[in-house]
Order: sequence, then C1' cells, then structure tokens
RNA sequence: UUCUUAUCCAGAGAGGUGGAGGGACUGGCCCUUGGAAGCCUCGGCAACAGACUUAUGAAGAACUGUGCCAAUUCCAGCAAUUAUGAUUGAUCAUAAUUGAUAGAUAAGAA
Repeated sequence: UUCUUAUCCAGAGAGGUGGAGGGACUGGCCCUUGGAAGCCUCGGCAACAGACUUAUGAAGAACUGUGCCAAUUCCAGCAAUUAUGAUUGAUCAUAAUUGAUAGAUAAGAA
C1' cells in the first nucleotide's frame, strides 16, 4: 500500500510548549488570538486483539498492544423509495427513510 471481516446516534481533558490555523476531500456549517495544528506531561473513556477470571453460544475485569477524549464519521455528496410543493405528462426543490460510496479504528491476510 492492497484485500477481507467487524464497528462507527454511547463514552471520556487539564497543564506546559507553540503562535495560526483546524474539523480527511468538495460544499455547507462550525471551532479558534478569551490561543488553532503539532509536540511533551499527567489524567480519563472504550473494550478490537493477546494474556487473565468466572457459573464459558457468554459475561467480567482492564495487565499488555492499539485506538479515542467539540459538534452522530458535525451535516450533505451517489442511488432508490415515500411525502409535500412547483411545474408542460417528465423533471426540479424540500423533508424523511433505506442502501451504496468515501473516511476512521481494530483484527487477519498478501
């Protein structure tokens, strides 16, 4: 880097440093000099894998490896269905739902 599987409406932040960006991409909308990203320290959440415990189709716990700690993956993006409205039968707009795509994380494989 690619592939496969699973999950993504829950949860969890302080200090130091730094000094203008950040939320993957595009659009929207947000966060941010009352201090963004990055880095460091401490803390926390979760429970994917390994190890562990138990009354073992599972549950518990949180030692290890990861992950995460604004907003549902912040919302939408492509398609379908339904409803409403506009309108020249077909389209367009809005809303809701479902599926896909994309992305993130874990485990496994190449």
Predicted 3D model of a 110-nucleotide RNA (SAM riboswitch aptamer (S box leader)) from Aquibacillus albus. Of the family's consensus pairs, 97% are formed in the model. Its Rfam family is "SAM riboswitch aptamer (S box leader)". Its family is annotated with regulation of gene expression in the Gene Ontology. The source organism's lineage runs through Bacteria, Bacillati, Bacillota, Bacilli and Aquibacillus.